[in-house]
RNA sequence: GCUGAAGUAGCUCAGGCGGUAGAGCACCUGCAUGGUAAGCAGGAGGUCACGGGUUCAAGUCCCGUCUUCAGCUCCA
Numbered sequence: 001g002c003u004g005a006a007g008u009a010g011c012u013c014a015g016g017c018g019g020u021a022g023a024g025c026a027c028c029u030g031c032a033u034g035g036u037a038a039g040c041a042g043g044a045g046g047u048c049a050c051g052g053g054u055u056c057a058a059g060u061c062c063c064g065u066c067u068u069c070a071g072c073u074c075c076a
Base pairs, nucleotide, nucleotide: 001072002071003070004069005068006067007066010025011024012023013022019056027043028042029041030040031039049065050064051063052062053061
């Protein structure tokens, strides 16, 4: 340099043919206990990597950029 994959909550990841952004763990509150953990109930937490475009509507489609991973190629 070329090709491919990935980037979504603090972490690990879903998200069908474009139509309300979700789960588990963690966190907070409450219940319960002599107390703690486990358990049960509830809650908070998101510029969907960034910038544009298409569309009534974009996590999803198109273009560019950045980062990570894998592979390939050239020079030394």
RNAcentral holds the sequence, with entries from ENA. Transfer RNA from a Bacillota bacterium, 76 nucleotides, folded computationally. Its mean pLDDT, the model's own confidence on a scale to 100, is 81. It matches the Rfam family "tRNA". Rfam classes the family as a transfer RNA.